Record summary
This is a predicted structure of a 73-nucleotide RNA (transfer RNA) from Ruminococcus sp.
This record gives sequence, structure tokens and C1' cells, in this order.
RNA sequence: GCUGGAGUAGCUCAGUCGGUAGAGCAGCUGAUUCGUAAUCAGCAGGUCGCGUGUUCGAUUCACGUCUUCAGCU
Repeated sequence: GCUGGAGUAGCUCAGUCGGUAGAGCAGCUGAUUCGUAAUCAGCAGGUCGCGUGUUCGAUUCACGUCUUCAGCU
């Protein structure tokens, strides 16, 4: 230099023909217990890496860019 993958909640990851963004763990509250753990119920937590474009509408499509992983030269 070229090619491909990944970037979504604090962490690990889902989310297809474009139509209200989710799970597990962690956190908080409550119940249960003499108390803790475990268990159960609930709550909170997101500019979907960034920018531009297409569209009535973009996590999703196009282009650019940043980070990271792998391969090729």
C1' cells in the first nucleotide's frame, strides 16, 4: 500500500429484505431470611465509533474518516 471482519448499555453480545433498540452479567430498590448469600419482582442505564448523503423514515443502504483484528504484497 491492497483486501476482508469488528465498533450497539459499565462488561459480553443479539438485532436483514429500512419502520418505536433488546438479552445475560454487573448496578439500584423491594420481597424473602435472625442476618448474609442464593432466589423472586421491579427500576435505571444508549447522540447504535464519527461525519456527510439517499429516504417520509437509517443500527440497517452509499461515500468518507477514526480505532482495532486478520490476511496479502
Lineage of the source: Bacteria > Bacillota > Eubacteriales > Oscillospiraceae > Ruminococcus.